Model confidence (mean pLDDT): 84 of 100. SAM riboswitch aptamer (S box leader) from Croceitalea sp., 106 nucleotides, folded computationally. It matches the Rfam family "SAM riboswitch aptamer (S box leader)". Rfam describes the family as follows. The SAM riboswitch is found upstream of a number of genes which code for proteins involved in methionine or cysteine biosynthesis in Gram-positive bacteria.
[in-house]
């Protein structure tokens, strides 16, 4: 980097360094930021994909966290593309495209 499957409204921060931007990209909304953003960097939490142990007896359920990874404002921040509904809408649903994360494959 490509494939494939699952899963995205629960959950969990502080210190340090940094010194202007950040929410993935593009419009737009909108929100976070010198009361210190991104990134790096310590400790500490979450959460259970992999893992572990037991039950089931072949795919579930239960308990658990040493390890590998992940995460730690706001729904994947809302919105876009196609659809139900509604008399309409800036209203409310669904689905799909991007994306993100695991595994597991080339």
């Nucleotide at each position: 980097u490509a494939g494939u499957u699952a899963u995205c409204a629960a959950g969990a921060a502080a210190g340090g360094u940094g010194g202007a931007g950040g929410g993935a990209u593009u419009g737009g909304a909108c929100c976070c930021g010198u009361u210190g953003a991104a990134g790096c960097c310590u400790u500490a939490g979450c959460a259970a994909c992999c893992c572990u142990u037991u039950a089931u007896c072949u795919u579930u359920a239960a308990a658990g966290a040493a390890g590998g990874u992940g995460c730690u404002a706001a729904a994947u921040u809302c919105u876009a593309c196609c659809u139900g509904c509604c008399a309409a809408a800036u209203g409310u649903g669904g689905g799909a495209a991007g994306g993100a994360u695991a595994a597991c494959c080339a």